[in-house]
Molecule: FMN riboswitch aptamer (RFN element)
RNA sequence: UAACGUCUUUGGGGCAGGGUGCAACUCCCUACCGAUGGUAUAGUCCAUGAACCUGUGAUGCAGGCCGAUUCUGUGAAAUUCAGAAACCGACGGUGAUCGAUAAUGUAAUUAUCAAAGUCCGGAUGAGAAAAGACAAGA
Numbered sequence: 001u002a003a004c005g006u007c008u009u010u011g012g013g014g015c016a017g018g019g020u021g022c023a024a025c026u027c028c029c030u031a032c033c034g035a036u037g038g039u040a041u042a043g044u045c046c047a048u049g050a051a052c053c054u055g056u057g058a059u060g061c062a063g064g065c066c067g068a069u070u071c072u073g074u075g076a077a078a079u080u081c082a083g084a085a086a087c088c089g090a091c092g093g094u095g096a097u098c099g100a101u102a103a104u105g106u107a108a109u110u111a112u113c114a115a116a117g118u119c120c121g122g123a124u125g126a127g128a129a130a131a132g133a134c135a136a137g138a
Stems, first nucleotide, its partner, number of pairs: 001138001005134006017029003031118002033089002035048004043087002052064005069085005091121003099113006
C1' cells in the first nucleotide's frame, strides 16, 4: 500500500396552532417528518434495507409485493441547487366526520363494513450501511 477475515460501536423522523363537538394527536383548515448507497447536494431518478404475502421445522433461505414531480432559471454537469407549484407514505389496534351495505323508514335511528405518514403495538427488535479496532499473510 491493496485485497480478504474477525470484532466493536453507531444505525428513522413527525399533530405545534385554530375550528366543530359531551368526546378528535383519528374529522376540517393550517402545520410538521423524510432510513442507506450512487449520481452536482434527491422522500419523488437508479439501486438497497425495513415492513407485508407465500413456501419451509426455522429468526435462516427462496420467491412475490414494494408509494410519490413537474415547470422556469444558473451551470460543463442538477427530475438533486435556486424560484414556483404539486404529490407520496407497510402491517395490527383504537376511532365522531364523510362514505358503503342492511333493517325500520317522512325525518331519522340502529347494526355491520371502511377509516391515523405524525397516537398505541410488534420494536430495549431487525437491518441496508457508516465509522473504528485487531489478527495473519503478501